[in-house]
RNA sequence: ACAUUACAUUGGCUGAAUCCCGUUUUUUUCGGGUACGGAGGAACCAACUUAGGGGUUAAUCCAUGUAUUUUAUGGUAGGGAACCUUCUUUCCCGAACCCGCCAGCUAACUUCGGAAGCAAAUUACGGAAGGAGUG
Numbered sequence: 001a002c003a004u005u006a007c008a009u010u011g012g013c014u015g016a017a018u019c020c021c022g023u024u025u026u027u028u029u030c031g032g033g034u035a036c037g038g039a040g041g042a043a044c045c046a047a048c049u050u051a052g053g054g055g056u057u058a059a060u061c062c063a064u065g066u067a068u069u070u071u072a073u074g075g076u077a078g079g080g081a082a083c084c085u086u087c088u089u090u091c092c093c094g095a096a097c098c099c100g101c102c103a104g105c106u107a108a109c110u111u112c113g114g115a116a117g118c119a120a121a122u123u124a125c126g127g128a129a130g131g132a133g134u135g
Stems, first nucleotide, its partner, number of pairs: 012118003019033004036113005045104001052102001053099004061075004078093004083131006
């Protein structure tokens, strides 16, 4: 000097997933709320039903290949990148889970979540314009 691993702190990122009170009490736990999110559910309108259908999510779809129990490659709807918006540049994601024959929209109403993970994109101290905030 560089790389890897572990822990802690600070500032951050994806995401609806933050914060408060009480209880337990060394700590864990448990309960109640909450910022913020999802679902069901009339009229009117709309539309379909084993080839099942549907929901959360950015995460859908297509082509080629594999032929063994296979599961790869490329693209794509769409999405993310550090104060905010728009344009542009570059990089990345394009998964997973659930309902169980059943659900369009939907006022009143009913009901559920309020996690998990990360350094990939140091382009996070890229560029431009307009703002916000601070000194």